[in-house]
The RNA shown here (TPP riboswitch aptamer (THI element)) has 106 nucleotides and comes from a Natronospirales bacterium. The sequence was found by an Rfam model in a public genome assembly. Its mean pLDDT, the model's own confidence on a scale to 100, is 77. NCBI's taxonomy places the organism under Bacteria, Pseudomonadati, Pseudomonadota, Gammaproteobacteria, Natronospirales. Of the family's consensus pairs, 100% are formed in the model.
RNA sequence: CGUGGAAGCUGGGGGUGCCCUCCCGCGUUGCUGCGAUAGGGCUGAGAAACACCCUUGGAACCUGAACCGGUUAAUCCCGGCGGAGGGAAAGCUUCGCGGCCUCAUG
Numbered sequence: 001c002g003u004g005g006a007a008g009c010u011g012g013g014g015g016u017g018c019c020c021u022c023c024c025g026c027g028u029u030g031c032u033g034c035g036a037u038a039g040g041g042c043u044g045a046g047a048a049a050c051a052c053c054c055u056u057g058g059a060a061c062c063u064g065a066a067c068c069g070g071u072u073a074a075u076c077c078c079g080g081c082g083g084a085g086g087g088a089a090a091g092c093u094u095c096g097c098g099g100c101c102u103c104a105u106g
Stems, first nucleotide, its partner, number of pairs: 001098003005095006011055004016049001017042005024035003061086003067080004
C1' cells in the first nucleotide's frame, strides 16, 4: 500500500401473519359479528423485540397478488410464479493474508 479473509462497532434497509380463549368496548331484541388488551397454539431467524434478518457479488424485504397448485384448525403454511421487476449506493476498529520499500542484525 492492497485485500473478494474473519470478527466487532456505528450508519442505512426490512417484516411482524394466522387461529383459540378470558375480560372490555361497539353493534344486535338476543345470538352471529367487529375492534382492542392479555394469555395460549402454528410457521419462521424474527410474529414489537434495547430482538432478529439484510446492506449492492443485494432471494432481507416489496411488487405482480384478492395470482396458480397443494396443505392446514387457519394463514403471504409449502411449492410455483422466479435469478421476473424493484430494493438499503457508508464508515471505523482489531486480527489475518498478500505485495513493495527502508533501516538494523545474522